Predicted 3D model of a 62-nucleotide RNA (Fluoride riboswitch aptamer (crcB RNA motif)) from a Bacteroidales bacterium. The prediction has a mean pLDDT of 79. Lineage of the source: Bacteria > Pseudomonadati > Bacteroidota > Bacteroidia > Bacteroidales.
RNA sequence: UUUGUUUCGGGUGAUGGAGUUAGCCAUUAACCGCCCAAAAGGCUGAUAACUCCUGCUAAUUU
Numbered sequence: 001u002u003u004g005u006u007u008c009g010g011g012u013g014a015u016g017g018a019g020u021u022a023g024c025c026a027u028u029a030a031c032c033g034c035c036c037a038a039a040a041g042g043c044u045g046a047u048a049a050c051u052c053c054u055g056c057u058a059a060u061u062u
Stems, first nucleotide, its partner, number of pairs: 010025003016053006033043003
C1' cells in the first nucleotide's frame, strides 16, 4: 500500500417521526417512482416490509 475476514459503528432504500425485522453501500458508493423517443401532459404512494403517530386524499355517520 492492496485484498480478504471478524467485531463495533456510519450511510441508505421517490416527501415527516418512532419501534421491529431483513437488505444494500463504503464516499468516484448504496440511493435519486411510473407512462411518453424525449418533453409537454398524466398517475400511485408519507413504509424496503410490518405496526403506530403526524400530514394529505376519498367515502360514510354524528